[in-house]
RNA sequence: GCCGGGAUAGCUCAGUUGGUAGAGCAACGGUUUUGUAAACCGUAGGUCACGGGUUCAAGUCCCGUUCCCGGCU
Numbered sequence: 001g002c003c004g005g006g007a008u009a010g011c012u013c014a015g016u017u018g019g020u021a022g023a024g025c026a027a028c029g030g031u032u033u034u035g036u037a038a039a040c041c042g043u044a045g046g047u048c049a050c051g052g053g054u055u056c057a058a059g060u061c062c063c064g065u066u067c068c069c070g071g072c073u
Stems, first nucleotide, its partner, number of pairs: 001072007010025004019056001027043005049065005
């Protein structure tokens, strides 16, 4: 230099055909217990890496940039 994959909640990751952004764990509150843990119920938490474009509508499609992983030379 070229090719491919990836970037979504604090962490690990879904989100398949463009149409309300989700799960598990963690956090917080509650129930239970003499108390802790466990169990159960609930709450909160997001600039979907960044900048543009297309569209009535973009995490998703297109272009560029940055970073990470792998391959080729």